Predicted 3D model of a 77-nucleotide RNA (transfer RNA) from a Rhodospirillaceae bacterium.
Model confidence (mean pLDDT): 81 of 100.
[in-house]
C1' cells in the first nucleotide's frame, strides 16, 4: 500500500440479508423459596448500534467517507 473480515448495556452474541418497538445469554441490583451458604424462581437498572455525513415519512439495517481491531498479500529494510 491492495484486499477481506469485524464494531451493538460491564463480557460474549443475535438482529442488517428483504428499513418500521433494539434483543438474547452471563454477570449486577431488589424481592421470594432454603436454617445459612449454594442452587430455583420472579422482576428491575444498565444502549451515541465505532464516528461523520447523505437518501427515506422512518435506518443498527441501504450509499459515501473517516476512524480501530483482526487475518491475508505486497513494498522497503
Nucleotide at each position: 500500500c491492495g484486499g477481506a473480515g469485524u464494531g451493538u448495556g460491564g463480557c460474549g452474541c443475535a438482529g442488517u440479508c428483504u428499513g418500521g418497538u433494539a434483543g438474547c445469554g452471563c454477570a449486577u441490583c431488589c424481592g421470594u423459596c432454603u436454617g445459612g451458604g449454594g442452587g430455583a424462581c420472579g422482576g428491575a437498572a444498565g444502549g451515541u448500534c465505532a464516528c461523520a455525513g447523505g437518501u427515506u415519512c422512518g435506518a443498527a439495517u441501504c450509499c459515501u467517507g473517516u476512524c480501530a481491531c483482526u487475518c491475508c498479500g505486497a513494498c522497503c529494510a